[in-house]
Predicted 3D model of a 327-nucleotide part of an RNA (large-subunit ribosomal RNA, domain IV) from a marine sediment metagenome. RNAcentral holds the full RNA, with entries from SILVA. Model confidence (mean pLDDT): 84 of 100.
Context: one part of a larger RNA
Parts: sequence; structure tokens; C1' cells
RNA sequence: CUCUCGCUAAGGAACUCGGCAAAUUAACCCCGUAACUUCGGGAGAAGGGGUCCUCACGCAAGUGAGGCGCAGUGACAUGGCCCAGGCGACUGUUUACCAAAAACAUAGGUGUCUGCUAACUCGAAAGAGGAUGUAUAGACACUGACGCCUGCCCGGUGCCGGAAGGUUAACAGGAGGGGUUAGGCUUCGGGCGAAGCUCUGAAUCGAAGCCCCGGUAAACGGCGGCCGUAACUAUAACGGUCCUAAGGUAGCGAAAUUCCUUGUCGGGUAAGUUCCGACCUGCACGAAUGGCGUAACGAUCUGGGCGCUGUCUCGGCGAGAGACUCG
Repeated sequence: CUCUCGCUAAGGAACUCGGCAAAUUAACCCCGUAACUUCGGGAGAAGGGGUCCUCACGCAAGUGAGGCGCAGUGACAUGGCCCAGGCGACUGUUUACCAAAAACAUAGGUGUCUGCUAACUCGAAAGAGGAUGUAUAGACACUGACGCCUGCCCGGUGCCGGAAGGUUAACAGGAGGGGUUAGGCUUCGGGCGAAGCUCUGAAUCGAAGCCCCGGUAAACGGCGGCCGUAACUAUAACGGUCCUAAGGUAGCGAAAUUCCUUGUCGGGUAAGUUCCGACCUGCACGAAUGGCGUAACGAUCUGGGCGCUGUCUCGGCGAGAGACUCG
């Protein structure tokens, strides 16, 4: 010096990204216990007191009465607490070996499909699962307790429905064209050319789909700009205009979202880029890719306080094991 431990005057988070680590708390009995709340909870809230000895009663648990002072011992088991906010309702699940979480799941909600040889999944198939189930069932997708709610847009994409018209494959169809040559004609060079065989091949016919016509957003998704206007100023309930399928409703808002930004105001501190409450100028919230709340819960994240401490001021002492020397 390193590791693992024990103690430490005065101070008590001044340490530090951050109370990380450590310390405090701790058992049992009694008293007592707030906001809030889904009335269960919150609760071991918080915060106090007792724990020994003697006597009496009692089977015991226990109850009652009494005990001047000092000192010593005091093992074990063994919650730190409070306030406020974010996220997720909760118990649960997860990256076996750097992440346990606000991620996943979850009851609950909604949509779509499925009438049973079900849909769907596995399998060239047979067959099996679904299910010895039958729409209060099963499958898939999204959302995620509960409370209050969930606005507008169907132009694009998807899905569902429709079938008049347009387009459209094979097939059918075979107009026409080419090859071959019996043959006759011939100016003997060549040309023409039936049937058959063969190579092609126009019109016409022709389903779904697409075009087309509707519906559908808890389907994928989307939810404007400029200018003017009130008797101080400022602002604009109001008006004009352009564009759109429709121009963001309720609620929330510098937010796990705010660039400018340490926005501004208030609170807390002597001093606060964090935190809490507001404001709204939302670069770029917003309603089941759910919105806003919410008791309880959390080895969750953020801020504050009490208690407590070697985290620190700032070090010191001690124990054990290493390190070092010899072997």
C1' cells in the first nucleotide's frame, strides 16, 4: 500500500452526477395514528410508552400494589420514515452470462372473421389441432384495471358490397395469307396452280380482376394559409380571401413531447440549467398507434425534508488476510 472488518473528538451530506457506500431503524405488548380513498385500504402510517425485581390474587393468560441511588452485563431474531411529482392500474414476465424497466403480459374494452366437414393453423396428401367445443363458442388484430370520455375527414390506400358500361387470358372460331404439287397453259427462261398435307391467322365469343358506383376510420391514415377589424395601447369575439377529403373538438400543455430555453411569473434555498404550481408563443400534444384523471401497488424514475452516519472537513487507531524479506 491492497482486501475484509471494528472504533473514532467536533461538525453532520459541507462528499458526490446522485446520500453511491455505510450508519440509523428493528422483537413483543400497550397507547395513538392524517390527507386521500375504488370504503377494501392508506396502517407497522406518523408519533409515544413499556420490557427488570418483590409481594398478593389467579390453573394460566394476566391483573393490582410496591421498589432510594450507583455501577456492570445486555446474545439472537431484526422495517429508516415523511412530503410532492412522472410512468405503468395491480400480482406476474423478460435480454441464461453488462439492461428487471415507463418494455412484455394481464383481467376489462372494441373491431373483423367463423353456422360446423366452421373460420384459422400444421401437412404435396392421408390426416391432425381447433374440439369430443358450437356464436355467452372459436380464431385474428388493436387497446390495456377503474372513472369521465373517445370529435371532424371515405379524396388516397386497404377491406366489404354492387353489377349496367369500358378493358381483359386460355378456349372456341376461322375471314385471309404462306409452303408443297397432280395438272393444264406457255414466248421453254419461267410463271400459274385444284385436292390433300402443313405453317400461320383477322373478326366474333370469352370469367375474375382492374376501371367504374357505393359503404367503411376502436381499418392504414389525415385533421390549413394570408389580410383586415373594437373610442389609449394591446388583443381580436367579427369580416374578407385562397386552398382542402376535412381543417385538431374535449381534455392536457416548456410535457419521458419545447428548438429558441436556464421561456416568464410564483413556491422552495443565503444562493435552484433540476423540482413543484401556473401561463400558452404546442419549432413538432391530442382522443383505443387511445385523451385526461385516479386510491392501491413498484429492488421503477425525479425533487424536497426529518433521522442517521468516516460520504466529507481530514484524518487517526485497531483486527485478520495479502503485499515485502529470508527459506